RNA sequence: UUGAUCCUGGCUCAGGACGAACGCUGGCGGCGUGCCUAACACAUGCAAGUCGAACGGAUUUAGUAGGAAGAGCAAUCAGACUAUUGAAUUAGUGGCGGAUGGGCGAGUAACGCGUGAGCAACCUGCCUUGUACAGGGGGAUAACGUCGGGAAACCGGCGCUAAUACCGCAUAAUACUACGGGAUCGCAUGGUUCUGUAGUCAAAACUCCGGUGGUACAAGAUGGGCUCGCGUCCAAUUAGCUAGUUGGUGAGGUAAAGGCCCACCAAGGCGACGAUUGGUAGCCGAACUGAGAGGUUGAUCGGCCGCAUUGGGACUGAGACACGGCCCAGACCCCUACGGGAGGCAGCAGUGGGGAAUAUUGGGCAAUGGGGGGAACCCUGACCCAGCAACGCCGCGUGAAUGAAGAAGGCCUUCGGGUUGUAAAAUUCCUGUCCUAUGGUGAAGAAAAGAAAUGACGGUAGCAUAGGAGGAAGCCCCGGCUAACUACGUGCCAGCAGCCGCGGUAAAACGUAGGGGGCGAGCGUUGUCCGGAAUUACUGGGCGUAAAGGGUGCGUAGGCGGCUUGAUAAGUCAUGUGUGAAAUACCACUGCUCAACGGAGGGAUUGCAUGUGAAACUGUUAAGCUUGAGUGAAGGAGAGGCAAGCGGAAUUCCUAGUGUAGCGGUGAAAUGCGUAGAUAUUAGGAGGAACACCAGUGGCGAAGGCGGCUUGCUGGACUUUAACUGACGCUGAGGCACGAAAGCGUGGGGAGCAAACAGGAUUAGAUACCCUGGUAGUCCACGCCGUAAACGAUGGAUACUAGGUGUAGGGGGCUAAGCCUUCUGUGCCGGAGUUAACGCAAUAAGUAUCCCGCCUGGGGAGUACGGCCGCAAGGCUGAAACUCAAAGGAAUUGACGGGGGCCCGCACAAGCAGCGGAGCAUGUGGUUUAAUUCGAAGCAACGCGAAGAACCUUACCAAGGCUUGACAUCCCUCGAAUUAUGUGGAAACACCAUAAGGCCUUCCGGGACGAGGAGACAGGUGGGUGCAUGGUUGUUCGUCAGCUCGUGUCGUGAGAUGUUGGGUUGAGUCCCGCAACGAGCGCAACCCCUAUUCUCAGUUACCAGCAUGUAAAGAUGGGGACUCUGGGAAGACUGCCGGGGACAACUCGGAGGAAGGUGGGGACGACGUCAAAUCAUCAUGCCCCUUAUGUCUUGGGCUACACACGUGCUACAAUGGCCGUUACAAAGGGCAGCGAAAGCGCAAGCUGGAGCGAAACCCAAAAAGGCGGUCUCAGUUCGGAUUGUGGGCUGCAACCCGCCCACAUGAAGUCGGAGUUGCUAGUAAUCGCGAAUCAGAAUGUCGCGGUGAAUGCGUUCCCGGGCCUUGUACACACCGCCCGUCACACCAUGGGAG
Repeated sequence: UUGAUCCUGGCUCAGGACGAACGCUGGCGGCGUGCCUAACACAUGCAAGUCGAACGGAUUUAGUAGGAAGAGCAAUCAGACUAUUGAAUUAGUGGCGGAUGGGCGAGUAACGCGUGAGCAACCUGCCUUGUACAGGGGGAUAACGUCGGGAAACCGGCGCUAAUACCGCAUAAUACUACGGGAUCGCAUGGUUCUGUAGUCAAAACUCCGGUGGUACAAGAUGGGCUCGCGUCCAAUUAGCUAGUUGGUGAGGUAAAGGCCCACCAAGGCGACGAUUGGUAGCCGAACUGAGAGGUUGAUCGGCCGCAUUGGGACUGAGACACGGCCCAGACCCCUACGGGAGGCAGCAGUGGGGAAUAUUGGGCAAUGGGGGGAACCCUGACCCAGCAACGCCGCGUGAAUGAAGAAGGCCUUCGGGUUGUAAAAUUCCUGUCCUAUGGUGAAGAAAAGAAAUGACGGUAGCAUAGGAGGAAGCCCCGGCUAACUACGUGCCAGCAGCCGCGGUAAAACGUAGGGGGCGAGCGUUGUCCGGAAUUACUGGGCGUAAAGGGUGCGUAGGCGGCUUGAUAAGUCAUGUGUGAAAUACCACUGCUCAACGGAGGGAUUGCAUGUGAAACUGUUAAGCUUGAGUGAAGGAGAGGCAAGCGGAAUUCCUAGUGUAGCGGUGAAAUGCGUAGAUAUUAGGAGGAACACCAGUGGCGAAGGCGGCUUGCUGGACUUUAACUGACGCUGAGGCACGAAAGCGUGGGGAGCAAACAGGAUUAGAUACCCUGGUAGUCCACGCCGUAAACGAUGGAUACUAGGUGUAGGGGGCUAAGCCUUCUGUGCCGGAGUUAACGCAAUAAGUAUCCCGCCUGGGGAGUACGGCCGCAAGGCUGAAACUCAAAGGAAUUGACGGGGGCCCGCACAAGCAGCGGAGCAUGUGGUUUAAUUCGAAGCAACGCGAAGAACCUUACCAAGGCUUGACAUCCCUCGAAUUAUGUGGAAACACCAUAAGGCCUUCCGGGACGAGGAGACAGGUGGGUGCAUGGUUGUUCGUCAGCUCGUGUCGUGAGAUGUUGGGUUGAGUCCCGCAACGAGCGCAACCCCUAUUCUCAGUUACCAGCAUGUAAAGAUGGGGACUCUGGGAAGACUGCCGGGGACAACUCGGAGGAAGGUGGGGACGACGUCAAAUCAUCAUGCCCCUUAUGUCUUGGGCUACACACGUGCUACAAUGGCCGUUACAAAGGGCAGCGAAAGCGCAAGCUGGAGCGAAACCCAAAAAGGCGGUCUCAGUUCGGAUUGUGGGCUGCAACCCGCCCACAUGAAGUCGGAGUUGCUAGUAAUCGCGAAUCAGAAUGUCGCGGUGAAUGCGUUCCCGGGCCUUGUACACACCGCCCGUCACACCAUGGGAG
């Protein structure tokens, strides 16, 4: 994820973090951090020197001494040069340091790192301590000089010279080497110590006279080297790797063990506890996250390692195989005179490049630290500072108080108001952090040290004074998750989106605004990690059906393992010791005003190593035991396996006989077989395969599987017994074996059956289902294959945990057709328990233990690639890209089923009359039109809205007008309103003139109405949305019997129960039963009409008797009997009897009765369903028009007409038509009405005006019917369409476009294809009458009565419905869902043409 539910399961979000980047924004300070990419290339400067107290020179300078050339007459000057003393500088020799510091993470899966040990296998400059020593010589060489080469870098020859440079000699040990001896210790080699003999090796000086150095040995400290235990990523689609490889001996090499190297010898070594190979990666302290366990990371700080343009190499040295040393090679780059040279920013800055992205070519050695020096001091891009960046963390500010007329403006609004909001403005001798100003003051960092000097940062921080609210707020979000809502715009567009999902005209989801929420100098987005995720489950998951038990067994390694006793101490537990660096984190304390940050202390660091102890459990070991396991003995059961032989039934075929026209096959057929003799039948024969009955949720087997009978060989289980062994057991990765069917190979066999194939059918097609044939195959032998829904969808073993009832094979007992008991197997039901539920339940899916296999969202896919296996088919192993937000399990309620059961209905059937054909009427579609207004659309639109379109209606069209308007409210002016007449016009309307004409009044004016005007507000709309609505309606399901609730109960829950069941009913109607008991809406009844009777009352109705009276007549008096009218009442309730049923409900029959089982009819329509219908009855939200989509008028249209459909009317005729004559209703209507008599007219109708507001009068004649006559089967004396003429009526007006009458005309039509409708009794059919609407205009609609049938076996079927049940992948609910091909476009790939 579903309509809802529970579960499984994935996806997504809310949290925290960051060396970040991007977007918008940006006031201050402190502390940190800052190339994650190209270990890409680098211009320039700087980053390692120092010592003259090691040395000889050189140079400069001062002094002293000497003093050349020269000048001068001379004194003398001058002073080259020489020597010497001091001061200073320094190229070279020499010493120490350039192996630290600083950078980077390429490589490295390694003793690299971490941790803990070891070296009896090692080194250690400078430093510290101790002991001893330093005697005496020698020969060189840079520098320098000179000559030469080269463009340069630089080099060569010759010559001179010094040392703390170099080399012998001497001396010398507790040093080293060799050979011995003694003691002692150790895990092996061996160590330590004492001692003997022989041999070997040292040194350097300088000085300011204080010292500083030198040599040897021993020891310490520090730093390093090597070895080992343990830990340290992914891939088995990497399973075998290895020749110096593994070991030995010897020699070499090293500071040192070692195949480290070499020679020889041996053939080993590593690996499923993952070798080798491939990929990735510096490791750690720690950091982030997390409740923890874990997971991820390895920036800054610290430890270790590795690297220094790439690769290789050694030299020097205490230390390097050396970032700013050397040599060689490669690439690149620079110089060049072309011969040859030079270089290495992964040091600090900086440049180019790459990139989403990361800073100054700054100051200083003042501090800390380092190198050299005796020191002064020099050097130090280590470091300390400053600069840049909101990159991070922390702190502060952008004001505070008062302030309601709740201002204005904005937004919303139900128009009242609400909100922004004390927010603003305003007020205040309120504050002054930050800010600004002030040549105000001014640190600590400074220590050695006793006087002085010494600060890059920096005149910085801080302090002081002054100024003024002045200069300082944004970002994201507001559908749910998730805190926060309105308006407008948009209209599946534009867009949003983390997931679900929003947007198709009322969007809280888009955009904008107002408001609100969150955080705040930041806020969002993106990326990454952890979390949530028990979603890899150690803590802490699963596998019957959701993903997941291997097809089955045997068994290797491994894991696990019965009872008793002893020992041991590896695991385990306790306690001690060492270590677990510092920093970080935690706790409390403390310093910067706080905090971040820092200081000092504590605990912690869950680990490793080691000492001691304990001995229950596990392990190990020793000894035993019998219950686990196995063996023996005695039995019975069995489709267990293999081989050989035998048997009968049946099919087919062959031969022969009998026999004749069919057989066969199917839903029905055909193909096929058969007159050349089939099928059928009889006899004989051949051959292959399978074994009826017995036969059973019976048996056997590990599974697959096994079925005629007999024999042979053979495996296993079970029962009984308790003689033997003495834990010998369980499981089982790899491995081995078995393994249905199909398939493959070779050779047989082949009756039947039967893929493929052929034909016939079916079908839209039918490469299927059905039929006729038919080959592989099925069978046998041998060999492969190795898979199945190989299923109990349930791995094996052991133990335990209520019962009941079958069945198979044994044992025991008894009072024995039987019963009790026990073991093993096989079924069903069921309790606890368990489970998401279904279910499982001693044959567990319960409770536990052990071992194996397997799962981690769906699709892609059991596919691709690789490997292994196979003759092949194929099998085993087994991904990813990409894509989706689900896929799924169980159960629930519905709906559905060409599932089942039961039951209803004019549903079918049985009937009657129709429709569908004709003509006409009417509605609809379509078409047409300027317009043919609009709506209704399967049933449930279509004689429907419309109970009535000539104008009007009227909404449509054309034309002509009006624009505050036809209607409503307000204001101003004028006039009563109004009526009549005239002119133009189609009218609306416009214009002019005349005449008539008034209410109230407080005397101002007012009211109704009309005209004109200005607007306001508004008014108007039959324009849109019935999918925004109210109301109404349809009905429709359906007058079907259903729909629910409360409490209780059951279920984790959706839900169930009740409402199911047995009967019964028209009915969830009633009875009985029942974890249900009650109740509501429905059903029924109550209401109306009708059928019978009674009673009361009688006018306009009625008239029996009495009377009057007429041509006749309730016409009259009268009557209240009857009919009738309209009030009341009775009556029917399965009440009575009988049968059935359960002694029930009820049902069947009967009596009585006007009526009998709901008497007939009506009204009455449950919860709901159809986004059903209606914005055009009415109302109404929103949108739209505003000299028009409004409004007025005239005319037209809604009435059109190749056509199609629905509903009707009239017919097609003799059960009839026509003519004459003659009866009998009910229900209604009537004053702008019905309209009598009488008269006229053929008639429609006209004249007329009695009566009647109606039980009175009128409409009004009822018709079918009865009787009589005529027609005689024909397109007619049927039928009446159509048309012509003449009339009548209504109305302002019948042309478009009314109805009626008369005369004339006389169409189609002779009973209607497929199909389809209504009706079960006063019904169908048939006959007429009335009413509403209405001036007029019904074949429609709604009512009324008259005449008055047929049929119903029955529920198989069609349609609809109800209840129960079942399946479901449906829930928009079968008009559902859904699969594949094809068509079109695009992408990728293969092939072809070119």
Molecule: small-subunit ribosomal RNA
Organism: uncultured Eubacteriales bacterium